[in-house]
Context: one part of a larger RNA
RNA sequence: CCCGCGGCAAGACGGAAAGACCCCGUGAACCUUUACUAUAGCUUCACAUUGAACUCUGAACCUGUCUGUGUAGGAUAGGUGGGAGGCUUUGAAGCCGGGACGCAAGUUCCGGUGGAGCCAACCUUGAAAUACCACCCUGGUAUGUUUGGGGUUCUAACCUUGGCCCAUGAUCUGGGUUAGGGACAUUGUGUGGUGGGUAGUUUGACUGGGGCGGUCUCCUCCCAAAGAGUAACGGAGGAGCACGAAGGUGCGCUCAGCGCGGUCGGACAUCGCGCACAGAGUGUAAAGGCAAAAGCGCGCUUAACUGCGAGACCCACAAGUCGAGCAGGUACGAAAGUAGGUCUUAGUGAUCCGGUGGUUCUGAAUGGAAGGGCCAUCGCUCAACGGAUAAAAGGUACUCCGGGGAUAACAGGCUGAUACCGCCCAAGAGUUCAUAUCGACGGCGGUGUUUGGCACCUCGAUGUCGGCUCAUCUCAUCCUGGGGCUGUAGUCGGUCCCAAGGGUAUGGCUGUUCGCCAUUUAAAGAGGUACGCGAGCUGGGUUUAGAACGUCGUGAGACAGUUCGGUCCCUAUCUGCCGUGGG
Numbered sequence: 001c002c003c004g005c006g007g008c009a010a011g012a013c014g015g016a017a018a019g020a021c022c023c024c025g026u027g028a029a030c031c032u033u034u035a036c037u038a039u040a041g042c043u044u045c046a047c048a049u050u051g052a053a054c055u056c057u058g059a060a061c062c063u064g065u066c067u068g069u070g071u072a073g074g075a076u077a078g079g080u081g082g083g084a085g086g087c088u089u090u091g092a093a094g095c096c097g098g099g100a101c102g103c104a105a106g107u108u109c110c111g112g113u114g115g116a117g118c119c120a121a122c123c124u125u126g127a128a129a130u131a132c133c134a135c136c137c138u139g140g141u142a143u144g145u146u147u148g149g150g151g152u153u154c155u156a157a158c159c160u161u162g163g164c165c166c167a168u169g170a171u172c173u174g175g176g177u178u179a180g181g182g183a184c185a186u187u188g189u190g191u192g193g194u195g196g197g198u199a200g201u202u203u204g205a206c207u208g209g210g211g212c213g214g215u216c217u218c219c220u221c222c223c224a225a226a227g228a229g230u231a232a233c234g235g236a237g238g239a240g241c242a243c244g245a246a247g248g249u250g251c252g253c254u255c256a257g258c259g260c261g262g263u264c265g266g267a268c269a270u271c272g273c274g275c276a277c278a279g280a281g282u283g284u285a286a287a288g289g290c291a292a293a294a295g296c297g298c299g300c301u302u303a304a305c306u307g308c309g310a311g312a313c314c315c316a317c318a319a320g321u322c323g324a325g326c327a328g329g330u331a332c333g334a335a336a337g338u339a340g341g342u343c344u345u346a347g348u349g350a351u352c353c354g355g356u357g358g359u360u361c362u363g364a365a366u367g368g369a370a371g372g373g374c375c376a377u378c379g380c381u382c383a384a385c386g387g388a389u390a391a392a393a394g395g396u397a398c399u400c401c402g403g404g405g406a407u408a409a410c411a412g413g414c415u416g417a418u419a420c421c422g423c424c425c426a427a428g429a430g431u432u433c434a435u436a437u438c439g440a441c442g443g444c445g446g447u448g449u450u451u452g453g454c455a456c457c458u459c460g461a462u463g464u465c466g467g468c469u470c471a472u473c474u475c476a477u478c479c480u481g482g483g484g485c486u487g488u489a490g491u492c493g494g495u496c497c498c499a500a501g502g503g504u505a506u507g508g509c510u511g512u513u514c515g516c517c518a519u520u521u522a523a524a525g526a527g528g529u530a531c532g533c534g535a536g537c538u539g540g541g542u543u544u545a546g547a548a549c550g551u552c553g554u555g556a557g558a559c560a561g562u563u564c565g566g567u568c569c570c571u572a573u574c575u576g577c578c579g580u581g582g583g
Stems, first nucleotide, its partner, number of pairs: 001583008010575003014570002022404004027400002029396004035201005041194003045190004051154011063142004068137001078136005085119003094113008158181003162178006204216003213233001217239006240385001241283001242342002247301007255279001257275005281290002284347001286345003305328004311322003317386001330339003353379007361372002411458001412456001413454003417451001419447006428438002465540001466538003470532001471529005478503003481498006505519005546564004550559003
């Protein structure tokens, strides 16, 4: 050097299983509920199945009969029309008795008596005679018809999961009979309610992982790199209006502040003089503007008009913005002219659907109408603001699928704020004396052991705390060794320098690392090694499914809260290592 054999498991981010954790999907499934929308079931009412009688109580109609005081007025005048006579021995006035109505004045009916009269235009009144006739109104009453409601009774529908008989040797079923119930119940159709019992679904996005929090449209400034534009969960603020004058026009005026002077009167009220380019004011944030003012007043007014619009800005689209000029009519101004809202930039919402007004448009044979179109206008915190629906919340540790190292938890990497270690300066402490020792306020490094930041390999899997076993390295050295200084007398120390050869505990409690305690020791070092080591062991903790407590939640369930329980697979191909053999 080559080839074996027996072993060990450190590596091959070993094998196995398209990661179960995490996130994503306008994925799924179950579960919950005061999510949404349906729905079984239950229930209300109506009609049908569904008939009879009596009674009570409504409504409508026919017929008869009564009924009607506002005042003036004989007096209880319903309306309108006709109308000069009407009623009466088929018994008038009056009187007696009784009933009804009643505004207490009377009206009306019945019976008896009575025996021949009673009433009508006249005077008042908006309206003239219930003298007489007709048709009606208001309200009442009687009979009848129709119809509704309540109650009671009936029996013939219907019911009987009561008895008996038969089919029949039958706790079914059917028939018969009897008994009970009874137009109820049952059932059907329609309708209102209730309805996680059941079903289908929804339950936003951004996000230095996700959740919690915050945000989502518009305006102003910075970032923004002197054209425009330009991101971030970058830094600051505003809007979701207001105003018939705070608009138009003509004319006029000049501010804040300060100084001096001046009754009450003051630091500041109103007045005078001066300085004062703007520091004032501008409805509302900020920026840019503004004194021929866009600021402050007064007069007259409605251009906060109608029909248009060359041409531009902006821009993926859709939107948004500016606009001379033309026609009509108008305001102000002597006129030239100015005026299509406001110093400018926020004050907002597409489409569909529907409402309202108008319209020489359309109009399903024709004429209309309905409906539609067009013009004007109205109804959205559709605020997740380019608005998925008119209409929607949660749980899953019982979970599942598709994906992602596009994105978290372990480990690694980068970084080194934080941490640890060191140094510089030296105020001070140290009786005196900064530096034996300690060292404020500050400054500069190193390490990669903490807590973090980032999200770069790995989600078609890199097993996670602690213990056991076995270690190996570093030195910022715990012991042992050698030294300097000392506020080192000695003993014991303090601090610094060199040094990694060797060594560096056993028990109690706890899953613990750590820590506390006990007892030893020369000492009981600090760290790296995937917080070394699960194809070496364990499995107490964490981190599935069961169960319970506390708390939270209406609930399903949840909790870096607790508690009991809970499957740890791999026969070694290669590298490596140990032992051994042959050439």
A computed fold for a 583-nucleotide part of an RNA from gamma proteobacterium HdN1, annotated as large-subunit ribosomal RNA, domain V. Model confidence (mean pLDDT): 84 of 100.